[in-house]
RNA sequence: AGGUUCAUAGUUUAAUGGUAAAAUAUUGGUCUCCAAAACCAUUGAUGUGGGUUCGAUCCCCACUGAACCUG
Numbered sequence: 001a002g003g004u005u006c007a008u009a010g011u012u013u014a015a016u017g018g019u020a021a022a023a024u025a026u027u028g029g030u031c032u033c034c035a036a037a038a039c040c041a042u043u044g045a046u047g048u049g050g051g052u053u054c055g056a057u058c059c060c061c062a063c064u065g066a067a068c069c070u071g
Base pairs, nucleotide, nucleotide: 001070002069003068004067005066006065007064010024011023012022013021018054025043027041028040029039030038047063048062049061050060051059
């Protein structure tokens, strides 16, 4: 320099155009002499900027960052 893939909650993963789901973690509660475990509830997210569309996590472009391949 060229090419490929990826970016969603504190963390690990879903959602192939109709308004985002779980696990774990945090917090509160039940239980326990106390704690742990278990159960219930709660909080929290689409990298940035544009475009297409009635509607974008999803399709297109650019940028930023990460990984890999070629030289």
Molecule: transfer RNA
Organism: Patescibacteria group bacterium